[in-house]
Context: one part of a larger RNA
């Protein structure tokens, strides 16, 4: 030195565990904010660095209820106290709530600086102190009021409202890519996706037919299944891709404008027009106004959770009036529709033109006729649907510390970066600290006894304790 054997050191794999995560289910909740939010800074304890809690009334104040012997958080120490005259603790309501922050008196390098007005206070007086108010914009009322006579702009005062945050989710709208695919690439695709902006709600949007259709059919919207990868669109390439019918969930319908009536007001052309308020009225078998007629407390109307209460309603006719105009629609240029301009209906935008008025108008995928369906150019509308920052209860052929959230542990921390931003490692003594009194060696660290404990080779580096790696002793070989 090599190969073995035995015993160790180091190291932290493995096994076991779980305080933490992940994915869901059911129910709830789906907002907070100038009455100052979300988020923070700085403070508050006898001793107090941190977390948690709280705010100069600061580890807490008041009150109502529960509860019933201990209590002064994590945190196990000392001190000083509190509590059956009911504390600590739990639940409800209230008070307080520094400074920053939309931050709003002015400023500002957030948590700071400096004011004004009114009232009060202090002083001999000044200085000082306290409380309240003082931003902007919009709406509205009142006052005042330029150039400029009336006026208007402007200014002032009062009242009401807004702003900002978020849940990195869901929704609607305005803008809107590229990589990629087409085995290249330009139409096309990716995709109206990502992203930006605005707005809102617990849902949003849509919604009571100028519909779908082709049976003398249906009857607002939304969502699911099916229809169907069908009909279609497409350098007919890559790809894109319906709808009706049928079956389910849910189910709800309404209000204006106009005609006309009444009252009031204004204007002038003096008998009309306009305005305001109230009534009336709201649909396609056209309806309503209006006129006329009929009926008389209901098989009606309206409202309500229900009771009570109140009263007007119906029919006929079709002469007159009304029924949403720079609208519908057309040309041109675009966009959305599954539909790339196509034979291209339908919807929307820009631009130029521009109707009809119930003997009317629109649609049925160019267009025309017949037929059928419907009534645009005003508005509102629950449910079924989408999502989960959050609360309560629960589930798992989900993970088990290199896994599962980045984070089981004081983690968005330490640390890195000028910054935007990036971003860790780190769990386990024991049933209970019973956490080794006392003695010995040593300067100490540490160790040897003794003691605790089931165990100390469980000794705060602590369960188990693999391998690499490093040793000690010994056998054999050289």
């Nucleotide at each position: 030195g090599g190969c073995g054997c035995a015993c160790g050191g180091u190291g932290g794999a493995u096994g076991c565990c779980u305080u933490g995560g992940c994915a869901c289910u059911a129910g709830g909740a789906g907002c907070c904010g100038a009455a100052g939010a979300a988020g923070g800074a700085c403070g508050g304890g006898a001793c107090u660095a941190a977390c948690a809690c709280c705010g100069a009334u600061a580890u807490g104040c008041u009150u109502u209820g529960g509860g019933g012997a201990g209590c002064u958080g994590u945190a196990c120490g000392u001190a000083a106290g509190c509590g059956u005259u009911g504390a600590u603790c739990c639940a409800g309501a209230g008070a307080u709530u520094u400074c920053c922050g939309a931050a709003u008196g002015g400023g500002g390098g957030a948590a700071c600086c400096c004011a004004c007005u009114a009232u009060c206070u202090u002083u001999a007086g000044u200085c000082g102190g306290a409380u309240a108010g003082u931003a902007u914009c919009c709406u509205u009322a009142c006052g005042u009021g330029a150039a400029u006579a009336c006026a208007u702009a402007g200014c002032g005062u009062g009242a009401g409202g807004a702003a900002g945050g978020c849940a990195g989710a869901c929704c609607c709208a305005g803008g809107g890519a590229a990589c990629u695919g087409a085995a290249a690439c330009a139409u096309c695709u990716a995709a109206g996706u990502a992203c930006c902006u605005g707005g809102a709600g617990g849902a949003a949007g849509a919604g009571a037919a100028a519909g779908a259709a082709a049976a003398a059919u249906c009857g607002a919207u939304u969502u699911c299944c099916u229809g169907a990868g069908u009909a279609g669109c497409g350098g007919c390439g890559a790809g894109c891709g319906a709808a009706a019918c049928g079956g389910a969930a849910a189910g709800a319908g309404c209000c204006c404008a106009a005609a006309c009536c009444a009252a009031g007001a204004a204007g002038c052309u003096u008998g009309c027009u306009u305005c305001u308020u109230g009534g009336g009225g709201u649909u396609g078998u056209a309806g309503g106004a209006c006129a006329c007629u009929c009926u008389a407390u209901a098989u009606g109307g309206c409202u309500u959770u229900c009771c009570c209460u109140c009263c007007a309603g119906a029919g006929u006719g079709g002469a007159u009036c009304c029924u949403g105009a720079g609208u519908a629609c057309g040309g041109c240029g675009g966009a959305a529709c599954a539909c790339g301009u196509g034979a291209a209906a339908u919807u929307c935008c820009g631009u130029c033109g521009g109707a009809a008025u119930c003997c009317g108008g629109g649609a049925g995928g160019a267009c025309c006729a017949u037929c059928u369906c419907c009534c645009a150019a005003g508005g509102c509308u629950a449910a079924a649907u989408a999502c989960u920052c959050c609360c309560u209860a629960g589930u798992g052929a989900c993970c088990g510390a290199u896994a599962g959230u980045g984070a089981a542990c004081c983690a968005g921390u330490a640390c890195c970066g000028u910054g935007a931003g990036g971003g860790a490692a780190a769990g386990g003594u024991g049933a209970a600290a019973a956490g080794c009194a006392c003695c010995c060696c040593g300067g100490a660290a540490g160790g040897g006894g003794a003691g605790u404990g089931a165990a100390a080779c469980a000794g705060u580096u602590c369960c188990u304790g693999a391998a690499a790696c490093c040793g000690u002793g010994u056998g054999c070989c050289u």
This is a predicted structure of a 478-nucleotide part of an RNA (large-subunit ribosomal RNA, domain I) from Listeria monocytogenes. Rfam family: Bacterial large subunit ribosomal RNA. The coordinates come from a structure-prediction model, not an experiment, and the mean pLDDT is 82.